[in-house]
A computed fold for a 76-nucleotide RNA from a Candidatus Acetothermia bacterium, annotated as transfer RNA.
RNAcentral holds the sequence, with entries from ENA.
Model confidence (mean pLDDT): 81 of 100.
RNA sequence: GGGGACGUGGUCUAGGCCGGACUAGGACACCGGAUUGUCACUCCGGAGAUCGCGGGUUCAAAUCCCGUCGUCCCCG
Numbered sequence: 001g002g003g004g005a006c007g008u009g010g011u012c013u014a015g016g017c018c019g020g021a022c023u024a025g026g027a028c029a030c031c032g033g034a035u036u037g038u039c040a041c042u043c044c045g046g047a048g049a050u051c052g053c054g055g056g057u058u059c060a061a062a063u064c065c066c067g068u069c070g071u072c073c074c075c076g
Stems, first nucleotide, its partner, number of pairs: 001075007010028004020059001030046005052068005
């Protein structure tokens, strides 16, 4: 230099190919409550991400297109 995969709450991740919305879903962790003599378990409730970043297309983008950054892999 060329090609590919991945990047979504604190952590792991679903969705992305085939754009439609409700408030971006789930698990763990965290906070409050119930239960218990206490802790744990269990149950109920809650806060937390606008999807790496920028731009474009569109009535509408996490999802399509372009650029770019990071991590990993392959080729030279």